[in-house]
RNA sequence: ACAAGCGACGGGGAUGGGGUCCCCCGGCAAGCGCCUUUGGGCUGAUGACUCCUGCCGCCGG
Numbered sequence: 001a002c003a004a005g006c007g008a009c010g011g012g013g014a015u016g017g018g019g020u021c022c023c024c025c026g027g028c029a030a031g032c033g034c035c036u037u038u039g040g041g042c043u044g045a046u047g048a049c050u051c052c053u054g055c056c057g058c059c060g061g
Stems, first nucleotide, its partner, number of pairs: 009026005016052006033042003
């Protein structure tokens, strides 16, 4: 000096925030849901588990 492995830091995983874990990317990056007759329509606050908040509906007081 180069390569591989491990680790750190930063960003991301379709609607807010927290914890744990996983995955992707190293910036011309990763990533930014699905359908459509392009008028519009549909689902979801998570990548997974979980907690808080928000939203909608129903019931009761």